[in-house]
RNA sequence: GCGCCCGUAGCUCAGUGGAUAGAGCGUUCGGCUCCGAACCGAAAGGUCGCAAGUUCAAUUCUUGCCGGGCGUACCA
Numbered sequence: 001g002c003g004c005c006c007g008u009a010g011c012u013c014a015g016u017g018g019a020u021a022g023a024g025c026g027u028u029c030g031g032c033u034c035c036g037a038a039c040c041g042a043a044a045g046g047u048c049g050c051a052a053g054u055u056c057a058a059u060u061c062u063u064g065c066c067g068g069g070c071g072u073a074c075c076a
Stems, first nucleotide, its partner, number of pairs: 001072007010025004018056001027043005049065005
């Protein structure tokens, strides 16, 4: 350089055109307990990487860019 895959909550991931985007862990608060862990309940937390396009409607489809991973080629 070329090809393929990935980017969604602090972390690991689901959701792959349709209304207000979810789970587990973590965090905070409350319950329980002599105290804590565990357990139970609740809450906070998201420009869905950025931009453009298609569409009545885009996290989802298309294009470019950015970042990461894998494979391959070239140079040495």
A computed fold for a 76-nucleotide RNA from a Pyrinomonadaceae bacterium, annotated as transfer RNA. Its mean pLDDT, the model's own confidence on a scale to 100, is 82. Its Rfam family is "tRNA".